[in-house]
This is a predicted structure of a 104-nucleotide RNA (Guanidine-I riboswitch aptamer) from a Clostridia bacterium.
C1' cells in the first nucleotide's frame, strides 16, 4: 500500500424511549377535563450488517418436459472486534450516517 462480491422481504427478540392508550400524583376532584410523571409493570410504537426464524433471490448437481427454455428436488448461501460524533421521528436506541473512522 492492497484486501472486489456475498442481495431482498416478513415475523419476532435483545434493546429503546414516551406522541397515543392505560396507570400514578395534583387541581374542591366521584365522573368529565386539564397539568405533571417513563425515576410507571404495561397496550400500542421504534428496533439489530456483526441476534433468531421463515420465504424469495443467487450458485452447483440430479431428474422431468411440449426442450436454445422451463419445472421439481437436494445441497450451499460464509465470516464479522468496533468508538466518539451527528441525524430522523413525540422521543430514544444494537434505528440511520455505518460491514463508515479506527483496530486485528
Nucleotide at each position: 500500500g492492497c484486501u472486489u462480491u456475498a442481495g431482498u422481504u416478513u415475523u419476532c427478540u435483545a434493546g429503546g424511549g414516551u406522541u397515543c392508550c392505560g396507570c400514578a400524583a395534583c387541581a374542591a376532584g366521584a365522573a368529565c377535563u386539564g397539568u405533571u410523571g417513563g425515576u410507571c409493570u404495561g397496550g400500542a410504537c421504534c428496533g439489530a450488517g456483526a441476534g433468531a426464524a421463515a420465504a424469495c433471490c443467487c450458485a452447483u448437481a440430479a431428474u422431468c418436459u411440449c426442450a436454445u427454455a422451463g419445472a421439481u428436488u437436494a445441497u450451499g448461501u460464509a465470516c464479522a472486534c468496533g468508538g466518539u460524533a451527528g441525524g430522523a421521528u413525540a422521543a430514544a436506541a444494537g434505528c440511520c450516517u455505518a460491514g463508515g473512522a479506527g483496530u486485528u
The prediction has a mean pLDDT of 79. Taxonomically the source falls in Clostridia (Bacteria, Bacillati, Bacillota). The model forms 100% of the base pairs in the Rfam consensus. Rfam family: Guanidine-I riboswitch aptamer. Its family is annotated with regulation of gene expression in the Gene Ontology.